[in-house]
The RNA shown here (Bacterial RNase P class A) has 331 nucleotides and comes from a Thermoleophilia bacterium. It matches the Rfam family "Bacterial RNase P class A". By type it is a ribozyme. The model forms 93% of the base pairs in the Rfam consensus. The coordinates come from a structure-prediction model, not an experiment, and the mean pLDDT is 76.

RNA sequence: AAGGCAGGCCGGGUGGCCGCGGGCCCUUCGGGGCUCGAGGAAAGUCCGGACACCGCAGGGCAGGACGCUGGGGAUACCCAGGCGGCGAAAGCCGACGGAAAGUGGCACAGAAAGGAGACCGCCGGCGGCGAACUACUCUCCGGAGACGCCGAAGGCAAGGGUGAAAAGGUGGGGUAAGAGCCCACCAGCGUCGUGGCGACACGGCGGCUUGCCAAACCCCGUCCGGUGCAAGGCGAACAGGCUCCGACGGCGCGGCCCGCGCCGGAGCCGGGUAGCCGCAGAGAUGGAUGGUCACCCUCGACAGAAUCCGGCUUACAGGCCUGCUACGGAG
Repeated sequence: AAGGCAGGCCGGGUGGCCGCGGGCCCUUCGGGGCUCGAGGAAAGUCCGGACACCGCAGGGCAGGACGCUGGGGAUACCCAGGCGGCGAAAGCCGACGGAAAGUGGCACAGAAAGGAGACCGCCGGCGGCGAACUACUCUCCGGAGACGCCGAAGGCAAGGGUGAAAAGGUGGGGUAAGAGCCCACCAGCGUCGUGGCGACACGGCGGCUUGCCAAACCCCGUCCGGUGCAAGGCGAACAGGCUCCGACGGCGCGGCCCGCGCCGGAGCCGGGUAGCCGCAGAGAUGGAUGGUCACCCUCGACAGAAUCCGGCUUACAGGCCUGCUACGGAG
């Protein structure tokens, strides 16, 4: 400190006029006054909870989610730590249990992809050929070994090449050439000790080495009933059912009397519509939160509540604050 990193914040401002919804007050019932009225994500509806209804003796199977350690109500979140990766650092990212329990997969290329393999290559003790006796060794003095070339059986896995991945890595010894064949260091594995609650770290010792994929099945461990405010509760009017009344009136049972039924009246009942509650320090169920003018500035992004709360994720013009960092600069 102009780059970088982390955390937090703002998301045009002021005023006038008109308009919309809720609450309170006044009213001459026409209206008027005061006050409140979207977000950091109101979004996605991914996770958890509250709340509500339904279901439920207990156990198991199936299914789903999650998966380093400690803590928090918490194994999809948060805090701290460990390990791995990236970065110069601050810091960021990680579905981060198990591949010597089993099954399965490893395209293309390549000789070979897991019970490794041999294309090029390296070696080749044995055989053949060549040149030489100037140097080395042997010699029976002719030569032979050594040297060079070629080749069969065979050996090798160091090098090349293929691949995302090639059977621990580097170096040395060793060998015909090679190889954990032997040795040192490193990685990994096992074990012991020390530190830590733990993940794990450090150190000693050991035998020398076990490919990758579980976001393939699977194994291990933990957790998990279902449906969501169109949940759910109350519940008019009208229609319906039952019981009772039947004083008066009307109609029907051919006329008259009685009686019965219907219309009528009262009470009760079930369903559930409107409506109300659920419902909120914005808040409805035609569902409000806007428009315009003036001035100013850095010229204004993403976006709009519908039961509530917490977390996560996603979108976002521009700007501000705090802290940290140094490959760099200055002294």